[in-house]
């Protein structure tokens, strides 16, 4: 340098042939439950979907570009 992947709450993760309320564990937070912790049940908060910019009536999705991560591949002394 080329070439291909990944990036979605504190954490893992689904959705990527455009119109969903952005869903699911765990974890937080209130309440129940107990003499009290755990367990447990009910409930709520928490993602502008990595930024930037296009495309369209509409973008987590499509398009460029960038910025990390990775995986392979030239090169090079």
């Nucleotide at each position: 340098g080329g070439a291909c992947c990944g990036u979605u709450a504190g954490u893992c993760u689904a959705g990527u042939u455009g119109g969903c309320u952005a869903g699911g564990a765990c974890g937080u937070u209130g309440c129940c439950u107990u003499c009290a912790c755990a367990c447990g049940g009910c409930a709520a908060a928490g993602a502008u979907c990595a930024c930037c910019g296009g495309u369209u009536c509409a973008a987590a999705u499509c398009c460029g570009g960038u910025a990390c991560g990775g995986u392979c591949c030239a090169c090079c002394a």